[in-house]
RNA sequence: UUCUCAUCCAGAGGGGGCGAGGGACCGGCCCGAUGACCCCCCGGCAACCAACCGUCCAUCACGGCCUACCGGCCGCUAUAGUUGAACGCCGUGAGAUAGCGGCCGACAUCGUGCCAGACGGUAUGGUGCCAAUUCCGGCAGGUGGCGCGAACACCUGAGAGAUGAGAG
Repeated sequence: UUCUCAUCCAGAGGGGGCGAGGGACCGGCCCGAUGACCCCCCGGCAACCAACCGUCCAUCACGGCCUACCGGCCGCUAUAGUUGAACGCCGUGAGAUAGCGGCCGACAUCGUGCCAGACGGUAUGGUGCCAAUUCCGGCAGGUGGCGCGAACACCUGAGAGAUGAGAG
């Protein structure tokens, strides 16, 4: 110095120095020898960036333990069964129930939760800020009244400006 994004109606003191303007520009309107602006010291405000903490993410992921209980699959035995098992009323139409055994798993419980993201907090570091809405308006559009217009008021957006972060 350029681009992008975000925010800009809230908030915030004292001391010292300098000595005439300052509030970006233009027009207003304000601040200023009761010392402004600017600089230094101490202080403060805020939460833009970093950092840290917490929550969400999580009825999730990973790991451990348990196998009493539960689920699925396989095998064997028994019982009833196409004059109908099971499901779920019509319906469909051969599996179902119990016992034993095998394999796998779930639930419960315990522990951990990186990277990233969101929210809340702390205020350590980097800024920033500590009169007035970015002091108001300055370009465009809309609304208002008694009404074309002007002026005025209000609203919305843009432009410009300031600050932060990232990139060139």

Model confidence (mean pLDDT): 76 of 100. SAM riboswitch aptamer (S box leader) from a Caldilineae bacterium, 168 nucleotides, folded computationally. Rfam family: SAM riboswitch aptamer (S box leader). Its family is annotated with regulation of gene expression in the Gene Ontology.